[in-house]
Molecule: SAM riboswitch aptamer (S box leader)
RNA sequence: UCCUUAUCAAGAGUGGUGGAGGGGUCCGGCCCUAUGAAGCCCGGCAACCUGUUUAAAACAAGGUGCUAAAUCCGGCGGUUUUUACCGAAAGAUGAGGU
Numbered sequence: 001u002c003c004u005u006a007u008c009a010a011g012a013g014u015g016g017u018g019g020a021g022g023g024g025u026c027c028g029g030c031c032c033u034a035u036g037a038a039g040c041c042c043g044g045c046a047a048c049c050u051g052u053u054u055a056a057a058a059c060a061a062g063g064u065g066c067u068a069a070a071u072c073c074g075g076c077g078g079u080u081u082u083u084a085c086c087g088a089a090a091g092a093u094g095a096g097g098u
Stems, first nucleotide, its partner, number of pairs: 002097007013042001015041003021032003026075004043067003048063002050060003071090001076087004
């Protein structure tokens, strides 16, 4: 890099530093942000792996991940009266394989 598979409406900061952006990219929206963005440190969470446990459930927090809003919403398809719902695609993360 690619393939398979599971999950993606749960959960998690009134901390320090930093100093203007951020929500992955494009388009259209919507939103967060000097009452302090990103990043970093610390803290926290517990879906997956792992460990304890006969199992279920629970606990731990070692690996990895995550820590505004459904993966923030729409873009493609279907149902439908505005609206709403369902699915796909794409993406993210874990586990396994190549």